[in-house]
This is a predicted structure of a 1692-nucleotide part of an RNA (large-subunit ribosomal RNA, half A) from a Candidatus Omnitrophota bacterium. The coordinates come from a structure-prediction model, not an experiment, and the mean pLDDT is 81. Taxonomically the source falls in Candidatus Omnitrophota (Bacteria, Pseudomonadati).
Context: one part of a larger RNA
RNA sequence: UGUCUAUGCACGGAUGACUAGGUUAGGUGAGGCGAUGAAGGACGGGGUAAGCACCGAUAUGCCUCGGGUAGCCGCAAACAGGCUUUAAUCCGAGGGUUUCCGAAUGGGGCAACCUGCCUGAUAGAGAUGUCAGGUACUCUGCGCUGAAUUCAUAGGCGUAGUAGAGCGAACCAGCAGAAUUGAAACAUCUAAGUAAGCUGAGGAAGAGAAAUCGAAAGAGAUUCCCCCAGUAGCGGCGAGCGAAAAGGGAUCAGUCUAAACUCUGCGUUCCGCAAGGAAUGCCGGGGGUUGCGGGACCUCGAUAUGGUAGGUAAAGGAAUAGCGGAAAUGCCUGGAAAGGCAUGCCAAAGAGAGUGAAAGCCUCGUAUGCAAAAUUCCAAUACCGCCUAGAGGUAUCCCAAGUACCACGGGACACGGGGAAUCCUGUGGGAAUCUGGGCCGACCACGGUCUAAGACUAAAUACUCCGCCUAAACCGAUAGUGUACAAGUACCGUGAGGGAAAGUUGAAAAGAACCCCGGGAGGGGAGUGAAAUAGAACCUGAAAUCAUAGACAUACAAAGCGAUGGAAGGCCUAUAUUCACGCGCAAGCGUGAAAAUGGCUGACCGUGUACCUUUUGCAUAAUGGUCCGACGAGUUAUUAUUUCAAGCGAGUUUAAGUGUUGCGUUAACGCGUAACAUGGAGGCGCAGGGAAACCGAGUCCUAACCGGGCGAAUUAGCUUGAAAUAAUAGACCCGAAGCUGAGUGAUCUACCCAUGAGCAGGGGGAAGUCCCGGGAAACCGGGAUGGACGUCCGUACCCGUCAGCGUUGAAAAACUGUGGGAUGACUUGUGGGUUGGAGCGAAAGACUAAACAAACUCAGAAAUUGCUGGUUCUCCCCGAAACAAUUCUAGGGUUCGCCUUCAGAAACUACGAUGUAGGGGUAGAGUGCUGAAUGGACUACGGGAGUCUACCGACUUGCUGAGUCCAACCAAACUCCGAAUACUACAUCGACUAUCUGAGGAGUAAGACGACGGGGGCCAAGCUCCGUCGUCAAAAGGGAAUCAGCCCAGACCACCAGCUAAGGUCCCUAAAAAUAUGCUAAGUUGUAAAGGAUGUGGAUUCACUAUAACAGCCAGGAUGUUGGCUCAGAGGCAGCCAUCAUUUAAAGAGUGCGUAACAGCUCACUGGCCGAGUGAUUCCGCGCCUAAGAUGAACGGGGAUCAAGCAUAUUACCGAAGCUGUGGGUUUUAUCCGUCUUCGGACGGCUAGAGCGGUAGGGGAGCAUACUUUAAUGAGUGAAGCUGUACCGUGAGGAGCAGUGGACAUUAAAGUAGGGAUUAUGUCGGAAUGAGUAGCGAAAACAUCUGCGAGAAACAGAUGCGCCGAAAGUCGAAGGUUUCCUGGGGAAGGUUAAUCCACCUAGGGUUAGUCGUGCCUAAGCUGAGGCCAGUGGGCGUAGGCGAUGGAUGAUAUGUUAAUAUUCAUAUACUGACUUAUUAGCGUUAUCACUUUUUGUGGGACGCAGGAGGGUUAGGGCUGCGCGGUUUUGGAUGUCCGCGUUAUUACCUGAGUAAUCAGGCGAUGAGACCCCGAGGUUUCCGAGGGGGAAAUGAACUAAAUCCACACUGCCGAGAAAAGCACAAGAAGGAGUUAAUAGGUCACACGUACCGGAAUCCGACACAGGUAGACCACCAGAAUAUGGUAAGGCGAUC
Repeated sequence: UGUCUAUGCACGGAUGACUAGGUUAGGUGAGGCGAUGAAGGACGGGGUAAGCACCGAUAUGCCUCGGGUAGCCGCAAACAGGCUUUAAUCCGAGGGUUUCCGAAUGGGGCAACCUGCCUGAUAGAGAUGUCAGGUACUCUGCGCUGAAUUCAUAGGCGUAGUAGAGCGAACCAGCAGAAUUGAAACAUCUAAGUAAGCUGAGGAAGAGAAAUCGAAAGAGAUUCCCCCAGUAGCGGCGAGCGAAAAGGGAUCAGUCUAAACUCUGCGUUCCGCAAGGAAUGCCGGGGGUUGCGGGACCUCGAUAUGGUAGGUAAAGGAAUAGCGGAAAUGCCUGGAAAGGCAUGCCAAAGAGAGUGAAAGCCUCGUAUGCAAAAUUCCAAUACCGCCUAGAGGUAUCCCAAGUACCACGGGACACGGGGAAUCCUGUGGGAAUCUGGGCCGACCACGGUCUAAGACUAAAUACUCCGCCUAAACCGAUAGUGUACAAGUACCGUGAGGGAAAGUUGAAAAGAACCCCGGGAGGGGAGUGAAAUAGAACCUGAAAUCAUAGACAUACAAAGCGAUGGAAGGCCUAUAUUCACGCGCAAGCGUGAAAAUGGCUGACCGUGUACCUUUUGCAUAAUGGUCCGACGAGUUAUUAUUUCAAGCGAGUUUAAGUGUUGCGUUAACGCGUAACAUGGAGGCGCAGGGAAACCGAGUCCUAACCGGGCGAAUUAGCUUGAAAUAAUAGACCCGAAGCUGAGUGAUCUACCCAUGAGCAGGGGGAAGUCCCGGGAAACCGGGAUGGACGUCCGUACCCGUCAGCGUUGAAAAACUGUGGGAUGACUUGUGGGUUGGAGCGAAAGACUAAACAAACUCAGAAAUUGCUGGUUCUCCCCGAAACAAUUCUAGGGUUCGCCUUCAGAAACUACGAUGUAGGGGUAGAGUGCUGAAUGGACUACGGGAGUCUACCGACUUGCUGAGUCCAACCAAACUCCGAAUACUACAUCGACUAUCUGAGGAGUAAGACGACGGGGGCCAAGCUCCGUCGUCAAAAGGGAAUCAGCCCAGACCACCAGCUAAGGUCCCUAAAAAUAUGCUAAGUUGUAAAGGAUGUGGAUUCACUAUAACAGCCAGGAUGUUGGCUCAGAGGCAGCCAUCAUUUAAAGAGUGCGUAACAGCUCACUGGCCGAGUGAUUCCGCGCCUAAGAUGAACGGGGAUCAAGCAUAUUACCGAAGCUGUGGGUUUUAUCCGUCUUCGGACGGCUAGAGCGGUAGGGGAGCAUACUUUAAUGAGUGAAGCUGUACCGUGAGGAGCAGUGGACAUUAAAGUAGGGAUUAUGUCGGAAUGAGUAGCGAAAACAUCUGCGAGAAACAGAUGCGCCGAAAGUCGAAGGUUUCCUGGGGAAGGUUAAUCCACCUAGGGUUAGUCGUGCCUAAGCUGAGGCCAGUGGGCGUAGGCGAUGGAUGAUAUGUUAAUAUUCAUAUACUGACUUAUUAGCGUUAUCACUUUUUGUGGGACGCAGGAGGGUUAGGGCUGCGCGGUUUUGGAUGUCCGCGUUAUUACCUGAGUAAUCAGGCGAUGAGACCCCGAGGUUUCCGAGGGGGAAAUGAACUAAAUCCACACUGCCGAGAAAAGCACAAGAAGGAGUUAAUAGGUCACACGUACCGGAAUCCGACACAGGUAGACCACCAGAAUAUGGUAAGGCGAUC
C1' cells in the first nucleotide's frame, strides 16, 4: 500500500415511524369595514421582560349581565409577591377606555413629528403652563350678503348633514386595450376583446315584460343547464372562427310614467264700469298606459274580486356560553395493560380522540334529552298602505323628435363589405301620429307580426379575503402553502422587487446531587430511568468519507479499464457436518474437539482498451459525469378511430333534470353523495340516388335507353368499460436570444437650474497713462508706470500619456515611476430637474446605480424553438431503414418501399432448380456504313515549280496531293455481327422458404467499406456519384500480431466429450525441428519504381578453339615524317584538311597518359611461353544496387540458412460460441390425454418436429413501490426501518435466521397511480481530492526589563530605537447609530496566539434663553378656485413648502471614567412680565400705544489687480525666578534646562475703520510648600489651602480684518424677511423711555468615529470622501529634506 473482517457518543442525516401544518372539495353563515376615524402600523404597558401573543396612560387589563366551579397570575421555567367559595382564573353577551401615525381632515412635514387659532376649565401677580371640545376639502339643504348691471345672477360668508373621500380575495358592468404565438415565412386573419391599466356597483351584478321569434301551426319577459352542433355559415374559403330557432329542464311575476281631457293655484294678454269671462304659459292634483289597437270624449252599468315586492307589530324557531348522559373485574407478561387468558355488563351510545403498548364499559365525548339575563337573525300571521274591473258609440283629439330613416366613416353581431339584413353612433341631411310606424337577412309586392325613440322588477346563475362544521384510493418535513419553528422573518437591492434554511430526549425532567482530571471546553465515576450507544449537537441513525485493530499479500525485477477463469500457499470455524463427554424417557440441550464441503487472502498463469450519448464509424486524443444520499421527465380532460370485453339487438341509448331509499350534514327548510327508479328531448343505426327540385329498391345521365355510374339483391348496430393512437389544450422534461404591458430608478453617470466653496509660489509684461525726443500733422521712437491674458513654469486639485507590476489582485480597474491641465469652455459641495424607442450626449453608439445598438422589476408566461441534452424495473417473440416521389426542400416533413400485431383469403400464388419458348444489341468482335487515323502504291483537263509560247495552250517533275487500291488499326453518342448473365411466359420438380388482401402501431429517408461494371477526378485520394452483390450498421466467436466493413462462421443455457472451416503445426502458442525434389545466400523471406550490374540456376542461338582459342607473362610496336595548314611552338595526341606509302611476324599520318613544344609511358596489332575450353545475344526462376528524417523500431518477438525461407507434391495433426453428443429452458406446430365451458373455446400435461444474435421499432408476460376496498393474519414473549448472512427463483425479485431498533406491519383477491435513475455543464444537502499546499493585505522596525496570568513575540508599565509631521496632528459637516466610559468574560468574530479589542455580557454616559434647527426666501415641489384632457391624469393663479444663501443675544476658567460656549464659578447680553422712581405722550378718535395692510428706503451682492493700515502667530536678545552642573582650574561666577502667562468691566486718548495705547481694578493659571479621606504603605493619593518671577524693548509678518474700500475690465454680476420711515384700517384707556429690584425664557440635536479598523467599497480592504487650523531650520514656496507639538511601529 491492496483486499477482507470487526469496532467507533467518528462524520453525516438518508430511511422508517409520527404530526402540531398544509392541499382539495362540500355544506352553512357572512358577504363588507370606514370621519362615532377603518385596513395597516409606530411607540408603549409585566416586580424581574429581549421576542411572539394580549392590551392602550383605566395599558398582561375596567364595569354590568349570564354560564361555570376550585384553583389561578399567557407561550415560559425560576425567584419574589399576590388573587380566590363574599365565587377568582376561564367561557359568552353588552358596555367603558382606546397614546401617535395612517383617507388623516386646524397648518406644515423627511409617516408615527413640529406648530397655530377659537371656546371652556384649571395653576400662577403676570409672562407662561396643563386639560377638554372645535377648527380640512367637495357636495347638498338652509340662512345672510352681494359685482360688472337697475332688478337679478355669479361670487362671498355662516350654518347643518351618521353625505362623499380610504381599505378589501374573487365574482359583475363599463372605458380603454397589447405582444409573444399560430398560419411551419408574412401583411388580412389568429392569439383576443385575452393580459396588464382605469372607473363604478352589489351580495350578487347585468338582463328583463316584445316596434321579439317564427313561417308548421304558432309561441309569448329575462337568466341558467342539456340538446340542436362542430351543424348552418364566416374565412389570404388558409390557419382557424362558429351560431340561432325549435325541443327537454331549473326558476317563474309583473308593473309605473309622458301625452290627449279636466281641476286648484300663480303669471301674461284681451273683453268688461264692475262682478267676472276668454285665450295662453308654468307648478301641482285627477285621468290614463295599450296592438283581437288603446285612451281621451259621449251613453249605460257595478260597489266587488283578487293580489301585494312597501311599513309596523309578532306566535314560534335559531345563533352566540352551557347541563345531564349507560356499562368491568380477576389472573399472566411487562417499566407501564388498553395486549393474552377467563368470566361479565351497557347499547336510541361499537363516530372519534386521549390515557405509560392495541379500551363500547378509565377520561373527554357519542345516541338521546334539556338550557339564555343580553345582543342578533329567520318568520306563520295580523294591521296599515298600495294595485286590480265591464258594455256600447265613434265626428274630433292623443299615443315619447334633432328621434326613426338616409348618405359617408367606423364598431358590434358566429357573419373579415360581402347580395348584408339587424344593433350602436362620429359628421351631414331629416319624417309621420293609426288611412301612422318598425320587422319578417339586399330590394319590391302580397301576406304575417309587433307598437321604438321614458322607467322599475324577486328567483333560477357567478364568486369566497373571512367564521363554523364535515370529508379525502390528497401530502407527510428536499413532500404539502414561500412559511408545521419569533416567515414574508433573516438576508440581498437606491428602489420597484427578490426571498431562504430550520420538526421529533423521555411515559414522566425523574435534565445527571456528590467525587476526580482540566484555566475552561470536555471527560471519568456515582445517581435517575425500562433503556443514557434516549444526556439536551438528544427517536431510528443508511451511504459517501474518516480513524483504530486484525487476517492474508507485497521489497528486484517489472507495469497497464483493476475484472473474470484457474490456482500453490497462509489464516478462520459463527452456521451446517462429524466425533467425544455431560444432562434428558424422548425430542433435544449444553460443553469441548476436528476438519472442509464453508469463508478470507492469494504468488503465479490465461483472456480482457470503462460507462453514457452521438454517429457510416469511438478505448478514442468527440460529449457528459469528483463521490454519496434524497428529488427529477409520455400525465390529465374532451372528441374521434381501431382492437378486446360486456349488455341489448333492427334496434340501441339516455342528457340536463326529477324522485325514492340509505348515508352524511343541518335547528329546520334543505343540501351533498351512492344505489335504484324516472326523464325518449336528442344522438347513432335501419335506404339510396341526384347539384337540386325530387323519386325511391332503385335513382342519376338523356328526348329515350340495348346502355352506363352509384346502390339494392348479400341488413348489424347501439351503449358502456379497458388498451393503443390521433386532434385540441404547456401535452415527455429542462434550455434561448427576444416581443409586449404596467411600473421602479439621475445617491453612479450625461446635460441643465439655484446657492456656496477652492486654486502654494515664481515668470512673461498687452491696452491705457505719464515723461522725454522727432514730426506741419498723421503718427513714430525711447524711458517709466500699468497689470491684460481660454499666457508660461509649477504645488494643492482635476485628468489618465507611456512602461512595469497586479490578473484565484491589497483593489470586480488599483499601485509604482513617468506624464497632461492647473484664473478657466476650470474644479468641487449641497439642494433640485430631464428616462426607456425615452432622456442626456464639445458625438465615443458614449452615459442612464459594477450589465446599454434600447436599463431594471414584475406580468402576458409553462412565449416559441424543424436545435442540443436527458428520459428511471425484468424476461419472452419478431425485427428494419439510411431508397423512390415531392417539398423556400436538403441535419425537417408528407406519401410509397422495407418492420410489427391482429384478422381473412388461398392458388404451383410467391420463391428456387431444371427444361422449353421468347425479344434484345451490352461485353466481345468487326471496320461494310458514320467518323477518326498510320504507312505504301496508283492517281485527277488538282495545286506548286520549271520550260516552250503572240494568244489559245502544251510539256516536264527526286515536291504536294482529293480520290482509288493494299496493309495495319480506333469508337459512349459506329454496327454487315454478337454472347454470358438478367428479364418475360409456360411446364415439371423441390421446399414445415413464403405470398396476397384489410385494419392498428412504427421506425427509417446522415450510411460505411470490400468485390465487380461504370461516370467525374490526375484510370489521385480512407475522394465523389451511380448499378449488382456482400459484410458492418444491428453480429458476438476463430483467423489476419494489434485492426466496424477482409477470410471462416451466425452465440437459447450448461458440460474437465468428439469432428472440422479459415488459418496453422521450432519456442513464445494448441498442433510435423513431417516426407520428397529443387531454388535462394540476399536474413531475400520480413516495404518500393524507372534504371543498372561478369550474382546465381535453368533453357536457347551464334562465334572462336589442340592447325592451340580466352586470360596471364616475355618481347616488338618501325620508316617517308616534325604529313600539310595553322601557330610563338603544334613533332601521332589544341584545332582544320588529308589519312597515303614503305619496311614488316606486326605496327593507326595513331587508343589513352604526358611535354611550352619535343621527349617518355601505353594501347591497337604481332611473335613466344602455357594447354582446354573461351566469348557474345535472347528467354525464364530466385536474388543484388537504386533505398536519405527527424526519441529506437519495415518477421509480433526470440530466433531460423540442404530453414523454422521460396516452389511443387504428399500424409498426419491442431484449430471456432460452426457441426455432433448429453442434460435443461422457452416459443411455435402437430397428434393424444385431463379439467372447465356461455359449446365459440380456455387452461393444464406427455411426446415429436422446427425455431430462439440483434440497434430503431412492433407485440406479449411479469416483478417491485404508495394508497383504497373486502376478508384474514402477525406484533413489547418485540412491528417497520437498518446491518450481516453459505437459502429460493431464468430475471425483475422473494424468504429464513442473528444483531440493532422500540411501535406498528403484512397476506389474498380486486382497484387507483405524484409508481422504479450511474448520466440532463440536472436541483438540494453532505463528504472527499488538490493540501496541511497557496496565503496571512504596502519592507515605518523593533529590542530589553517588569507586571497580571493556567498560558505572553503581540496585553499593561518602563527604557532605548524607528516612522508621519499641508499629516499618519487638531476641529467639525455628511454618513454611521452606542461603536463612547467602567467592571467582568474568552466559546464564536480578530486572516496566528491573546490575559487584549470597534467582540460577548452587565452597568453608566449626551444637561443650552445666547451653538445648530423652528424667522425669511432661491432653484424646484405642491397647489383652494381655474384651464386642458378618454380614465388614470397634465398644467397653473393666490397661497404654502423648500438652504447650499439672508437675519439672529456669551465669554473665560475650572470640573467628569465618560458632557460641556450646555454643568460650576465669575462677568455679560437678548426678549418678555411685574414693582418702584423719574420724565414724556394720550384718554374728543387726528399724532398715546398695540395689531394689521400698503408704500418707500434698506437688506443687496460680479471678476481680476495692486497699494496701504492693523492684528494674531513666530523666532532670537536681554532682565528676573527656580533647578541642575565636570568633585581635576573656575562655584555670590561660568554653563545648561524650564518658566517668565491668560481674559476683561470701567475711564481717558488716537484712528474713516479694523484696532491700539495708557490708567484703575478683577479673575484665573503657575514651579514649589502645607493639610489630607483612604489604600495592596521605603509608596500611591481624590480633594482643600497658601503661592516666586517683565504685565521688557525691538524685529519679521500673513491668504485674516479694514473691505469688493480703491483701480481696471466685460460675460454687466439672487430673492425675501428681520430693520427704518410714511400712510390707511381696526382695537383702544392707558401707555412709552431710562434707572433700580425681582421673575420667566419652549421643543429637538449635543456621546463617539469622522483622509477612517466606527462612512461608501461583501472584509479590521494599499481605493474614494466637501470644509477649517496647520509651528521651526534651509528655501520663492503649503515644493523638497530634516524636525516640534501631537500621533504611531501598520494583528502572525